[in-house]
RNA sequence: GGGUCCAUAGCUCAAUGGUAGAGCGUUUGACUGCAGAUCAAGAGGUCACCAGUUUGAACCUGGUUGUGCCCU
Numbered sequence: 001g002g003g004u005c006c007a008u009a010g011c012u013c014a015a016u017g018g019u020a021g022a023g024c025g026u027u028u029g030a031c032u033g034c035a036g037a038u039c040a041a042g043a044g045g046u047c048a049c050c051a052g053u054u055u056g057a058a059c060c061u062g063g064u065u066g067u068g069c070c071c072u
Base pairs, nucleotide, nucleotide: 001071002070003069004068006066007065010024011023012022013021018055026042027041028040029039030038048064049063050062051061052060
C1' cells in the first nucleotide's frame, strides 16, 4: 500500500427498515444476627463519527476514525 471482519448499557453479546433488549454487574427493598443465595422493583444507550437513500435507518449506500486478520 491492497483486501476483509468488527465498533450497540460498566462487561459479554442479541436485535428481518417500523418506539433498542438479554445475561452478568450495579442501586433500592423483602428475607437474614451480619453477609451470601433467592425474590421484587429501578437506574444506566447521541446504536464509533460525518453525510446520503427512504414516509421511517442500529440495520441500506459512501466516506472518516479505531481494532483484529490475510496478502504484498
Predicted 3D model of a 72-nucleotide RNA (transfer RNA) from Ipomoea nil. NCBI's taxonomy places the organism under Eukaryota, Streptophytina, Embryophyta, Ipomoeeae, Ipomoea.